Overview: Predicted 3D model of a 104-nucleotide RNA (SAM riboswitch aptamer (S box leader)) from a soil metagenome.
RNA sequence: CUCAUCCAGAGCGGCCGAGGGACAGGCCCUACGACGCCGCGGCAACCAACCUCCCGAACCGGGCGACCGGGGAGAGCGGUAGGUGCCAAUGCCUGACCGAUGAG
Numbered sequence: 001c002u003c004a005u006c007c008a009g010a011g012c013g014g015c016c017g018a019g020g021g022a023c024a025g026g027c028c029c030u031a032c033g034a035c036g037c038c039g040c041g042g043c044a045a046c047c048a049a050c051c052u053c054c055c056g057a058a059c060c061g062g063g064c065g066a067c068c069g070g071g072g073a074g075a076g077c078g079g080u081a082g083g084u085g086c087c088a089a090u091g092c093c094u095g096a097c098c099g100a101u102g103a104g
Base pairs, nucleotide, nucleotide: 001104002103003102004101005100006099011040012039013038014037015036019029020028021027023095024094025093026092041087042086043085046083047082049080050079051078053076055074059070060069061068062067091098
């Protein structure tokens, strides 16, 4: 820089100690300990791998032909483990020449 997604879903414990929700305005969270860090747990399905199932292109063989038999690029549902991500509020709301995450 490009593309996709962002009203679904998923929290406990320990440490720390005053701010945090990107920005502006609002509205919220927070000493009944927020934010952050660590551990464990979970959600989800962007990426790539394997497995089951279901479709199935090129191509090959047969047939006068409709078609039949192979073939297996690739696509899809589901499952497993992995690389990320995420687990207050619709990206909290509105705004913008905004941001986040994934893939390239």